[in-house]
Formats: sequence, structure tokens, C1' cells
RNA sequence: CCAGACGGCCGGACGGCCGCCCUCCGCUCGCGGGGGGAGGAAAGUCCGGGCUCCACGGAAACACGGUGCCGGAUAACGUCCGGCGGGGGCGACCCCAGGGAAAGUGCCACAGAAAGCAAACCGCCCGCCUUGCCUUCGGGACGGCGGGUAAGGGUGAAAGGGUGCGGUAAGAGCGCACCGCGCGACCGGCAACGGAAGCGGCACGGUAAACCCCACCGGGAGCAAGACCAAAUAGGGGCGGCGGCUCCCGCGCAAGCGGGACGAAACGCGUUUCCGCGUAGCCGCCCGGGUCGGUCGCGCGAGGCGCCCGGUGACGGGCGUCCCAGAUGAAUGGCCGUCCCCAUGGGAAACCAUGGGACAGAACCCGGCUUACAGGCCGUCUGGCACG
RNA sequence: GGGCGCUUAGCUCAGCGGGAGAGCACUGCCUUCACACGGCAGGGGUCGCUGGUUCAAUCCCAGCAGCGCCCACCA
Repeated sequence: CCAGACGGCCGGACGGCCGCCCUCCGCUCGCGGGGGGAGGAAAGUCCGGGCUCCACGGAAACACGGUGCCGGAUAACGUCCGGCGGGGGCGACCCCAGGGAAAGUGCCACAGAAAGCAAACCGCCCGCCUUGCCUUCGGGACGGCGGGUAAGGGUGAAAGGGUGCGGUAAGAGCGCACCGCGCGACCGGCAACGGAAGCGGCACGGUAAACCCCACCGGGAGCAAGACCAAAUAGGGGCGGCGGCUCCCGCGCAAGCGGGACGAAACGCGUUUCCGCGUAGCCGCCCGGGUCGGUCGCGCGAGGCGCCCGGUGACGGGCGUCCCAGAUGAAUGGCCGUCCCCAUGGGAAACCAUGGGACAGAACCCGGCUUACAGGCCGUCUGGCACG
Repeated sequence: GGGCGCUUAGCUCAGCGGGAGAGCACUGCCUUCACACGGCAGGGGUCGCUGGUUCAAUCCCAGCAGCGCCCACCA
């Protein structure tokens, strides 16, 4: 210098003017002043908790869901840290849902002879047979029948260890050597696991992000949870009251009867009137619930920063210091100036002009994961080239 | 803000580990004077996208994207 790996950080800066939200103070009560005002992801809502309500006598089991090498961290986790094993890369380093397939069941399409207590299509080899073929007359090739064979061909993702030598009619762990595989006394390690004397000719294909088995975890719902204050109207409940010698029309000698009006004043029962009770209705007063609206939940917290100590680390402990958004149709913005960065154009250059400043935006809070992100900075390390 | 569900042909849907399918629509031919109806034949798919498990994924798993539904109180 080039190429790359890992970890961390920033996410335009400063000033002025005008606004918005919260809070504190002041007074001449609608202004003035002070302070604070988005993120690393506030996102997706994928996990784990706090908090709140509901359910439940305790514990366990079943069902369902989740997690899954080992040890640790933590309030908890599917997160993180440190190891182990496997895979990739020359390397720094990266990736892995990484328990169990000799508990059982299911599946392995097509192709292929055979796909799960294996299988004989071609081939190779042996025996027997014979009309036909060849013959050096001994026999041979093709064919048929009956066997042997998993070496070779071919199919497939996968065909029941690999290479070599021996062996055999041809073959075959049939035998042997090496490699692989299984079991494994013993040793190291908390463990996962690693090493390993020896034993075994080799049995036990794959799939559990198929059912399942084993171990562990899980009651349900979510701040629109939940609590409080509380208007008008309507509706619910309680108490009290509701005058007919009222008016008009018709009939009748009259008592009265029928109809209509006066805000509702009607109906039923006891016995027709009087009277009483009940229901409905009207008026007045009172009570409680909900809605509109308002208040709380709601900002001191598994809190931030700095230093020290323990630990390889995640993290834990101690001391000091700071208070740091709380809206509810929902504030956190706009303009100007100087500078920074990027793009385009001009210029020999200094520089000038124009445009732009990533992703995105709190809504109960916290710990993680995942996803989006222009441009830039810092540190550690790897490989290569050149020079000293 | 919170809780759920669905994406397969132009439309409506089935399929749920081994061929991507049905109805309507579309195209061509036959039928008709012509159209409709009817008959025959045919075309059309990144199974929303990306990755993983598996020999093999529309299907199983994870992450994204798009679309849709529900929520307070009383009863």
C1' cells in the first nucleotide's frame, strides 16, 4: 500500500428570530421569566419479566404449547458469556433447532431386478439337456432347465464398509494387513467431551423443523389492563300528589245517560252507586348505575455517568455524582446566517453556483432478538506485495 | 396502542411432503344469416418474498412484506 476479519461509536455543528408540549416562579390574570423536550432502532410485536384485573384449597398427573450439547450469568428468557462437538475458510474468523433412530409406529415418490427381518435384470461361474450352428471329432458358442455369486454394469438422494494381497469353479470379511466402524477396562475434565490398552469381522440406512420417547418450563388476559370524579337527555328505583258542584253538544220531567274538550286524568277487581285497592299515565322531590367529559395509573427506574474491586467473560459489589419527554387527534417544528459532508455543473487551481443531509419518529415500563439505515470515525487482528 | 387471521391462474377457491388443480373468465374451431347458448380443443402460475430442515417444500420451521378483522362500560 492492497484485500479482508472482528469489536465499538457518531448519525450534521454553532448562533439568531418566530412557534408547539410539559413543569416551576411572579404578578397588573393573560402575559413575563427559568428549566426540560425522541431513538439506536422509539419499528416488527418474535420471546422474557414488572404492573393490573380475573380464576383457583395445596401438590401431582393427563392434555396442549414451548425449549433442547455442557457449565455459568440473570428478575427471567428461545438472550448473553465461557467451553465441547460438527462444518466452512490459506488465515484472522464465521456458521450450526446441536437430546433420543439397537422403545414403538409411519414415510422413502419416479426410476430400478430389489427401498428395509433385503434383492438375481444384465453379467460371471458350475452342473444337466439338445432339433438346429461350428469343429482339428476331444469338444465349443448360442439357447433351455436347475443352482451359486453382491466383485463388475445399470437405476436412484440412498443398494448393507474401503483399498490391496491371498483365496475360490466364479465370488464373498471367506482369511490377512492398513484405514473406517461398534463396544470399551482405565486416565483427564464439575460436565459436554477427549485420550485409550483390549475385544468384535461388521451387526445398527435416512427421516423426530413426521407421530412419538426423555428432561425442563408454562393458570388466563392485557394500560382500550384497572381505579376514581361525574353533565344534559333518555331510561331504572323509592316517596308524595293527581280537584270534576269545569265547559260544550244531544236525549230525558228529573235522577242520570252518551259523545267531545280542558296538558294525563284511563282501565281492572271487590258489589251497581259511595268507598277502597291495584295497574298504567302525569307532576314534584330524592337515590343509584352507565354514556359525553375529566383525574389517576404515568415517569426515581432490574436508571444514566465516572472511579475502584472480584471474575477469562457475561456479570456482580462498593463509593461518588445527576434527575433526564410525558402528549391524548396526540408537542418535539419552521426560516435565516456561518461552517462540515455528499452529488451535479463550471474552472488549470484556489474556488464558485445549484440541490441534498440515511433509516425512521415515543404513547405503561424494562431486558433481549429480528428487521431498516446515506455517509463517516476509532481500535485489535489476518493474508499478500514492496522497501529498510 | 393492543390482540388475531389470510396470501395458490385475471376473479372465487380446493390441495397440505413426491404430478400444481376446479368453476367462471380468455383464445381458436364447430354450430347460426349474425349474436347468445351449447360442443370440442388450447393457452395462462417466481404457489407473496428470503433463508433453513429434508433425497425432495404450495405443504414443515424462522424472518420479512402486503391485506383484512376485533377491542371501552352495562346486560

Predicted 3D model of RNase P RNA and transfer RNA as a complex of 463 nucleotides. The coordinates come from a structure-prediction model, not an experiment, and the mean pLDDT is 78.